[in-house]
RNA sequence: AUGAUGGCCAGGCCAAAUUGUCGCUACUUGACAACUGGGGAACCCAACUACGGGGUGAAUCGAUCACUAGAUCGUAGGGCCUACCUCUCGUCGCCCGAACCCGUCAGCUAACCUCGGAGGCACUAUGACUUGAGGGG
Numbered sequence: 001a002u003g004a005u006g007g008c009c010a011g012g013c014c015a016a017a018u019u020g021u022c023g024c025u026a027c028u029u030g031a032c033a034a035c036u037g038g039g040g041a042a043c044c045c046a047a048c049u050a051c052g053g054g055g056u057g058a059a060u061c062g063a064u065c066a067c068u069a070g071a072u073c074g075u076a077g078g079g080c081c082u083a084c085c086u087c088u089c090g091u092c093g094c095c096c097g098a099a100c101c102c103g104u105c106a107g108c109u110a111a112c113c114u115c116g117g118a119g120g121c122a123c124u125a126u127g128a129c130u131u132g133a134g135g136g137g
Base pairs, nucleotide, nucleotide: 012121013120014119018034019033020032021031022030035117036116037115038114039113040112045107052105053102054101055100056099061074062073063072064071065070077096078095079094080093084135085134086133087132090129091128092127
């Protein structure tokens, strides 16, 4: 000097995944509140009479190969600008296009009931240009 790995601080991305108070305290731990996300649940309305059906989520559908394990290509849909901040128009680029749960049962749905607030990742820039609005300085 360079590279790799680990830790700490600050800031960043997906997502509802955040903040505070009290308590516990050998350890993965608990309660409440604010805020926020989901599910169930009337009349009315709507819909069906099965091969079951349904939920969270962007993650659905198709073709080909394989011959049952799965793979490839595409696709509905979704994400990315670490610029003072937030939202937004469009072109191009890159990435995702999973997984899990309920258990024969659930349309919408006021009152009401109930559950969650995890996890994963990047590292001075593949985010490059760009329309408009609001806020701040």
Predicted 3D model of a 137-nucleotide RNA (c-di-AMP riboswitch aptamer (ydaO/yuaA leader)) from a Bacillota bacterium. It was read from a public genome assembly, where an Rfam model found it. The coordinates come from a structure-prediction model, not an experiment, and the mean pLDDT is 76. NCBI's taxonomy places the organism under Bacteria, Bacillati, Bacillota.